[in-house]
RNA sequence: GGGCUUGUAGCUCAGUUGGUAGAGCAGGAGACUCAUAAUCUCUUGGUCCAAGGUUCGAGUCCUUGCAGGCCCACCA
Numbered sequence: 001g002g003g004c005u006u007g008u009a010g011c012u013c014a015g016u017u018g019g020u021a022g023a024g025c026a027g028g029a030g031a032c033u034c035a036u037a038a039u040c041u042c043u044u045g046g047u048c049c050a051a052g053g054u055u056c057g058a059g060u061c062c063u064u065g066c067a068g069g070c071c072c073a074c075c076a
Base pairs, nucleotide, nucleotide: 001072002071003070004069005068006067007066010025011024012023013022019056027043028042029041030040031039049065050064051063052062053061
């Protein structure tokens, strides 16, 4: 330098054919217990990496950039 891929909640990840964003874990409250743990119930938390574009509508499609990973090339 070229190609591919990933970026979504504090963490690990879903999100199908574009139609107002979810799970598990974690955090908070409660139930149960003499108490703790476990279990159960409820609940908080996100401008979806950034900036543009297309569209009535973008996490999803297009462009550029940034960051991580993989492969190839170059090699003073």
Molecule: transfer RNA
Organism: Candidatus Aquitaenariimonas noxiae